Predicted 3D model of a 180-nucleotide RNA (glmS glucosamine-6-phosphate activated ribozyme aptamer) from an Actinomycetota bacterium.
RNA sequence: AGUACGGAUCUAGCGCCAGGGCUCGCCGUAGGAGGUGGCGAGUCGACGAGGUAGGGGAUCUCGGAGGACCGAAAGCAUCCCGGUCCACUCGGCGGGUGACCCUCGGCCGGCCACGGUCGUGACGGUGUCGACAAACCCCGGGAGUGAUCCCGGGACACAAACCGGCUCCGGCGUGGCUCC
Numbered sequence: 001a002g003u004a005c006g007g008a009u010c011u012a013g014c015g016c017c018a019g020g021g022c023u024c025g026c027c028g029u030a031g032g033a034g035g036u037g038g039c040g041a042g043u044c045g046a047c048g049a050g051g052u053a054g055g056g057g058a059u060c061u062c063g064g065a066g067g068a069c070c071g072a073a074a075g076c077a078u079c080c081c082g083g084u085c086c087a088c089u090c091g092g093c094g095g096g097u098g099a100c101c102c103u104c105g106g107c108c109g110g111c112c113a114c115g116g117u118c119g120u121g122a123c124g125g126u127g128u129c130g131a132c133a134a135a136c137c138c139c140g141g142g143a144g145u146g147a148u149c150c151c152g153g154g155a156c157a158c159a160a161a162c163c164g165g166c167u168c169c170g171g172c173g174u175g176g177c178u179c180c
Base pairs, nucleotide, nucleotide: 014094015093016092017091019090020044021043022042023041024040025039026038027037028036029035047063048062049061050060053103054102055101056100064089066086067085068084069083070082071081104119105118106117107116108115110177111176112175113174114173123170124169125168127166128165129164130163137154138153139152140151141150142149143148
């Protein structure tokens, strides 16, 4: 250093790479450069937030960044602003807490069955307020021939949903049994 075994911790835009892009090297194409072909090595391969009763199949929700189109302003263009769309964060494989089905469980005024609704903080919906990111971008530093990668700062920078507060609306059953 590698391998095997055991334990602990972390990890779901999580992990991986044989297609593809890019970089470097070598070889071929009369010579040089370039292009191009082949081979080898490397590198890229979704920016975070959310979410776990058990099992199953199958695969997420939310915005950010990027691009396109439209609109406002505007004489035109461009930047900024607003809206919509994206097969947009190449492609593939594995995994995967949302949603669905089954079981179990909570609630629906004692019990049982069914039904409804949810998931252990365990009815649903509307409105409103609040809170919380990272990348991108800019500056600086480090590693590498390079593509790229890592670190620090601007930056407690800037989200939406889940979540939390408040308000309103709807539901709060059906049948049987028992008790009063």
Description:
It matches the Rfam family "glmS glucosamine-6-phosphate activated ribozyme aptamer". It is annotated as a riboswitch. The literature on the family includes a 2006 paper in Nat Struct Mol Biol by Jansen et al., "Backbone and nucleobase contacts to glucosamine-6-phosphate in the glmS ribozyme". The organism belongs to Actinomycetota, within Bacteria.